[in-house]
Molecule: glmS glucosamine-6-phosphate activated ribozyme aptamer
Organism: bacterium 1xD42-67
RNA sequence: GACCCAUCAGGAGCGCCAGCGCCCGCUCUUCCGCGGGACGACGAGGUGAGGGGAGGAUCGAAGAUUCGGCGGAUGCCCCUCCGUGCCGGCUCCGGGCGCGCACACAGCCUACAAAACCUGCGGGCGACCGCAGAACAGAGGGGCUGUGACCGGGGAAC
Numbered sequence: 001g002a003c004c005c006a007u008c009a010g011g012a013g014c015g016c017c018a019g020c021g022c023c024c025g026c027u028c029u030u031c032c033g034c035g036g037g038a039c040g041a042c043g044a045g046g047u048g049a050g051g052g053g054a055g056g057a058u059c060g061a062a063g064a065u066u067c068g069g070c071g072g073a074u075g076c077c078c079c080u081c082c083g084u085g086c087c088g089g090c091u092c093c094g095g096g097c098g099c100g101c102a103c104a105c106a107g108c109c110u111a112c113a114a115a116a117c118c119u120g121c122g123g124g125c126g127a128c129c130g131c132a133g134a135a136c137a138g139a140g141g142g143g144c145u146g147u148g149a150c151c152g153g154g155g156a157a158c
Base pairs, nucleotide, nucleotide: 014071015070016069017068019067022037023036024035025034026033042060043059044058048081049080050079051078052077053076082100083099084098085097086096090155091154092153093152094151095150103148104147105146106145107144108143109142110141118133119132120131121130122129123128
């Protein structure tokens, strides 16, 4: 130094930038142009395994450039496999309709959010950047309740 293993932490509003706008400098009678720079999504939430396809993939916050563009992404669709819900209770097999801690629908409940803003400190000529402090969300996330949900065959027990 490479590789392997274990543990912990982090990880997709996540990364990048050539457009418009912004800052500094130069140039310029006017029109225009050149160089450099800053910004360019705030958290919550989200992955059964493998492969393929499309690609504008959930929720709210914000004084909304969080514009525009490129890439990616736990979302969506299809196939196979694994697991799982549905038959009078248990269990196994086959098929059917669905799901992924795991059926659908309806109702109710739920939360230490972060930035922005404000204040203070620090850096920069500046656009801006960093740190600290206090507060406020919603959901297809979490919890509870109700209603409803197959067919066939075998086994055990009573």